[in-house]
Predicted 3D model of a 1460-nucleotide RNA (small-subunit ribosomal RNA) from an uncultured bacterium.

RNA sequence: CUCAUUGCACGCUGGGAUCCGGCCUAGCACCUGUGCCUCCACCGCGAAGGUCCUUCCGCCUGAGUACAGCGGCGGACGGUCGAGUGGCGCGUAGGAAUCUGCCUGGUAGGGCGGGACAACUUGUCGAAACUCCAUGUUAUACCGCAUACACCCUAAAGGCGAACGCCGGGGACCCUCGGGCCUCACGCUAUCCCAUGAUCCUGCGUAUGAUUAGCUAUAUGGCGGUGUAAAGGCCCACCAAGGCGACGAUCCUUACCUGGCCUGAGAGGAUGAUCAACAUCACUGCAACUGAAACUCCGUCCAGACUCCUACGGGAGGCCUCCCUGGGGAAUAUUGCUCAAUGGGCUAAAGCCUGACGCAGCCAUGCCCCGUGUGUGAAGAACGCCUUAGGGUUGCACAGCACUUUCAAUUGAGAAGAAAAGUUUGUCGUUAGUAGCUGCAACCUCUGACGUUACCUUUAGAAUAAGCACCGGCUAACUCCUGGUCAGCAUCCGCGGUGAUACGCACGGUGCGACCGUUUAUCGCAAUUACUGGGCGUAUAGCGCGCGUACGCGGCUUGUUAAUUCAGCUGUGACAGCCCCGGGCUCAUCCUGGGAACUGCAGUUGAUACUGGCCGACUAGAGUACGAGAGACGGACGUACCAAUUCCAUGCGUAGCGGUGAAGUGUGUAGAUAUAUGGAGGAAUACCAGUGGAGAAGGCGGCCUCCUGGCUCGAUACUGACGCGGAGGUGCGAAAGCGUGGGGAUCAAUCAGGUUUAGAUACUCUGGUAGUCCAUGCUGUUAACGAUGUAUACUAGCCGCUGGGAGACUCGAUUUCUUAGUGGGGUAGUUAGCGCAUUAAGUAGUCUGACUGGGGAGUUCGGACGCACGGUUAAAUCUCAAAUGAUUAGGCGGGGCACUGCACAAGGCGGUGGAGCAGGUGGUGUAAUUGGAUGUAACGUGAAGAACAUUAGCAGGUCUAGACAUCCUGUGAAUUUUGUAGAGAUAGAUUAGUGCAUUCGGGAACGCAGUGACAGGUGUGGCAUGGCGGUGGUCAGCUGGUGUUGUGAGACGUGGGGUUAAGUCCUGUACCGAGGGCAACCUUUGUCACUUAGUUGCCAGCACUUAUUGGUGGGAAGUCUAAGGAGAAUCCGGGUGUCAAACCGGAGGAAGGUGGGGACGAUGUCAAGUCAUCUUGGACUUUGGGACGUGGGUUACUCACGUGGUACAAUGGAAUGCUCAGAGGGCUGCAAAGGCUCGAGGUGGAGGGAAUCCCACAAAACGUUUAGUAGUCCGGAUUGGAGUGUGCAAUUCGUCUCCAUGAAGUCGGAAUCGCUAGUAAUGGUGAAUCAGAAUGUCUCGGUGAAUAGGUUCCCGGCCUUGGUACACGCCGCCUGUCACACCAUGGGAGUGGGUCCAAAGGAAGAUGGGUGGAGUAACGUUCGGGAGGUCGAUCACCACUGCGUGAUUCAUGACUGGGG
Repeated sequence: CUCAUUGCACGCUGGGAUCCGGCCUAGCACCUGUGCCUCCACCGCGAAGGUCCUUCCGCCUGAGUACAGCGGCGGACGGUCGAGUGGCGCGUAGGAAUCUGCCUGGUAGGGCGGGACAACUUGUCGAAACUCCAUGUUAUACCGCAUACACCCUAAAGGCGAACGCCGGGGACCCUCGGGCCUCACGCUAUCCCAUGAUCCUGCGUAUGAUUAGCUAUAUGGCGGUGUAAAGGCCCACCAAGGCGACGAUCCUUACCUGGCCUGAGAGGAUGAUCAACAUCACUGCAACUGAAACUCCGUCCAGACUCCUACGGGAGGCCUCCCUGGGGAAUAUUGCUCAAUGGGCUAAAGCCUGACGCAGCCAUGCCCCGUGUGUGAAGAACGCCUUAGGGUUGCACAGCACUUUCAAUUGAGAAGAAAAGUUUGUCGUUAGUAGCUGCAACCUCUGACGUUACCUUUAGAAUAAGCACCGGCUAACUCCUGGUCAGCAUCCGCGGUGAUACGCACGGUGCGACCGUUUAUCGCAAUUACUGGGCGUAUAGCGCGCGUACGCGGCUUGUUAAUUCAGCUGUGACAGCCCCGGGCUCAUCCUGGGAACUGCAGUUGAUACUGGCCGACUAGAGUACGAGAGACGGACGUACCAAUUCCAUGCGUAGCGGUGAAGUGUGUAGAUAUAUGGAGGAAUACCAGUGGAGAAGGCGGCCUCCUGGCUCGAUACUGACGCGGAGGUGCGAAAGCGUGGGGAUCAAUCAGGUUUAGAUACUCUGGUAGUCCAUGCUGUUAACGAUGUAUACUAGCCGCUGGGAGACUCGAUUUCUUAGUGGGGUAGUUAGCGCAUUAAGUAGUCUGACUGGGGAGUUCGGACGCACGGUUAAAUCUCAAAUGAUUAGGCGGGGCACUGCACAAGGCGGUGGAGCAGGUGGUGUAAUUGGAUGUAACGUGAAGAACAUUAGCAGGUCUAGACAUCCUGUGAAUUUUGUAGAGAUAGAUUAGUGCAUUCGGGAACGCAGUGACAGGUGUGGCAUGGCGGUGGUCAGCUGGUGUUGUGAGACGUGGGGUUAAGUCCUGUACCGAGGGCAACCUUUGUCACUUAGUUGCCAGCACUUAUUGGUGGGAAGUCUAAGGAGAAUCCGGGUGUCAAACCGGAGGAAGGUGGGGACGAUGUCAAGUCAUCUUGGACUUUGGGACGUGGGUUACUCACGUGGUACAAUGGAAUGCUCAGAGGGCUGCAAAGGCUCGAGGUGGAGGGAAUCCCACAAAACGUUUAGUAGUCCGGAUUGGAGUGUGCAAUUCGUCUCCAUGAAGUCGGAAUCGCUAGUAAUGGUGAAUCAGAAUGUCUCGGUGAAUAGGUUCCCGGCCUUGGUACACGCCGCCUGUCACACCAUGGGAGUGGGUCCAAAGGAAGAUGGGUGGAGUAACGUUCGGGAGGUCGAUCACCACUGCGUGAUUCAUGACUGGGG
């Protein structure tokens, strides 16, 4: 990534129905409306009406109003929110010192009086809100007395404390005619129980940070009191000195908690929307009142901020109810209907109220269901797309034919949600009785927001209904076009630079489907924090080492206990949810019934193996005693000075010494160094000395003495688990460094000088200060390493070393056993591998420390430590997709071993680089100077030959089916002559000609014209290709099969020892046997007394002949020719060597160790070269990027480079004489003899298609002569003149000849090339190309050296070994500074907020305390008053406010630091 999930959001699309859900952000601000009212059966008021002799009065009824008032009940419920809260707030299990309106049940009561206040009325004050005065009145409002069960108090007599009536009905009696009285229901008072609700307390659980370690002063407890419904420091006075905390107090930050929800195999992780339970808040903060209950969301007071009104004096308000609005935001709905149902408030009830609730509206937000048709149908239609052009695919898909009608539309019909209540009647009970009331029954009447409901049905017709993402891999699904590292894609890897399955479009396909895709977040994957379930030698990770506190763990055994552990039972673990089984909506989502589960907590009863507690016993762990032993263990005092350094003195002695790669600074004639003697002083302790010893580590080394720790061995005795580890803590702790005081020989940071160097703040040299040494104090670190924490037990061998003990004998330099240490190799095991392996990194336990990707960073800030340097503890922002370990095969190295090559050396010889010239390249110029090749491995290369042509480039002129090919049609044979115009191509005339075969139709070849299918392209890319050759390199390497081995990549084979030119061969061997290379086979050359064949070649002997000549007869011996053979095999003898391969030197031989050349070139490398030899996919061009023609260009010329030839001369030049080759070529051709010409050449034409003739005289060499060291009798460039041949043509632009001219150059700087024998050097010959045109290339033979018996070095290569941070492979990789841009962050004079703390001031407060001032209806009466209560002021507490050398945190800040 995929998968699951989401209160989601965005993009595209959108048919229907059910059920859920819907401000996660600003607890931001809110206009308007609404959400809590009800009771007239408590009271007063009272319209209209009725009644009375109807005039009044009176009486009755009682609409109304509860948006008038008194009074009662309810406004503490319901509804919202997530700000605060790390708390007994919540969860769970328990507990008690408590209250509880309305409800249920019980007991008792319900007597007698009194005074006010609203309303109302009249005034007053104001803009308003409202306020104030007076008159005046009822009550279920308020007060007193009586009575008194319970509680409480008590001096035990006693004291204190209650009430309310009202509706209906009514026989007798009474009446002021209102009623009394009786009765029912309701209400009231006291009290008890129940129920419900609430309060308090406790155990356990419930986030992060120690860079928050100490907190606490009412804080902890006691006695007594206040206070409360109630326990309690809740509060107060006094007393004590406590309480909490590394099992994390206090403080900071964050956060409502839970049932549950998501995920996961589980354990867990994450979360706390909807639903449900609890707690919390109500503009912010304080406070109390009322009340059963509040410190009250739609009550009150005060303060603050904000908004509104105002007449400026003052007032009003609180949507975190439901809608709505603004704002914020990626983002979340209607200012809807109804109380029909369920529920709540009031009421006796009807009923009223209810944005709770029930419904509807909006939204695909989600889950679930349905549909968008079904069957048939091959002409495999058409379009589209692809194509190898045949076809394939879209696709039975469309069309066509036959059906169906869910959904939507339409017609009609139509449930259930409704039961109560009410009226009337009957009846039981209550009552003395009636009525009424209650219960039951019957009849009747009546109540639906949803709702045009669900469901059913009619009608018509395939009719109304498909998209989104993806198709390189992960991952199901491929092609074309476009574009060209652009545009873009991309979760990751990555794609795109002219042939993109990855971008964009299209066709097709895949997946899901009214949705699809993307984003956010969580879990899983991740055993990647590891309880289940990880690691620490080298990857991150063992503290530098001891001692030791808390704490953890702990030998054997009897008994006991039952905390732990295990088992059973009981209670609880709300509802919902998850799971299982049923039921109801057509199914499902959904709803509903039952069950299971809730792994927990508590109680109780048992069990006793383990762990734990207690009592006791033991000796194997540990320790003590005794006797021995080894040792650089440590501390202190003393001492040695033989060796060595330095210094001083003296002697001897003379010019250097010293030092280095080489030098110089330094030192020395004022006498050094060297040498001898004496002296001074400090430091260190040769040999012994050893993977030897002792120590916890750091570390320890002359000798003696004293003090002292630990260890080992032996035999007995004793103690009886006394042990192990060890957070904090504490001690020790190299070197350097710091403080104080000494000391100072050597050595030696810093420093000075010299040297080196581009520089040299280094290496090297000469000096030399701190320091090094001692005493004392600090520091506290290191690659403090075995990179390996500590203790215990177990688990194969073998070989050493050190200390101790025992046995045996042959008594020793013997041997065996054992124990404590210390090493090597190695089995099992283990490990990623390397490795470790009784001294474990194995096996099993104990305790502890530290780790969790790289960088930032062991850094910042903060803390504590240090005299300082600094150490310790220790982050984050940001950034990368890696960083790291071990191993493997390569490459590489100014690493090692061995080897090789004209690689160097040696030896030469000749060059290049200097000159002029030739041809090539670059550059520059040009209309064009066509294009390719560019380190080795381009540059006398392709090109074995550019005057035109070639030719591809340029300019002018022309053609357009074409210069070249096929097909079709028409026409004409083809072809040819001669004028004209033109630079020509070409145009237009003109002449000759009438062919071939024929089946007699026509046809073939050719020319011209027309028509399209097409031609053409030296235009493009060698990084799309084939083929070809280049390179490394004629280097000795390369590879697979089987087997073995390793987790694997790989290894062995192919590594060792020899040897070779060679992976050539031998030997050894977990290898065996092979392939491609090497070698050989092929060719050429060298020998032949070998065989065959003798012409054109040859001529010894025999003849003839010539001036000479195999010229002729003849010959076949020899040479030669060209075919076949032979020959060389380390064969022979000697030596070396492993009884080998092989090597050394020798013999023989023409040749000797692959005899000399050639061809022959392994696997792979260089995206090396070539699309311009040829081939070829793609894209490009088509009146032009094709084709024809003329002319010019490729030949330019200040310059640079590479390659050559010619020279600079006497080893030579010139003249002359003269000797000797080989291999080639020849009819578009080679050309002789003989004449001509100074010559190039011309004439001539014999001969020869070649061992016959010709090209064709080889030249150097050799002999003679000449000039005599000079710019020459060297050199030949350049230029003038005259010619020759080739060719259509020689001007640009060729070759050769003659005459004349006679440049530079006197052997070449730095540097650099080739060659090892018939080679270098030197001198000529020929050929290909070619009309002509070589200083180039290829070839042939002539003359013909020197040196190497080596591998130190340079370069290249091969094998092996170890290193490696390289892998486009050292032309690699990579560090730091500086410059520019960007990002986050530390410091920073400061600045601005938040919070806390301290101390001040201090509103409101029927709060608490006390009270001096003011004022007081009920009661009482002794009229004086007064239990009391009110107001006021006051004290305490306190919101809040400002203040502070305060603390902390956030933001910001010139400048500055490092980091990315």

Its Rfam family is "Bacterial small subunit ribosomal RNA". The prediction has a mean pLDDT of 82.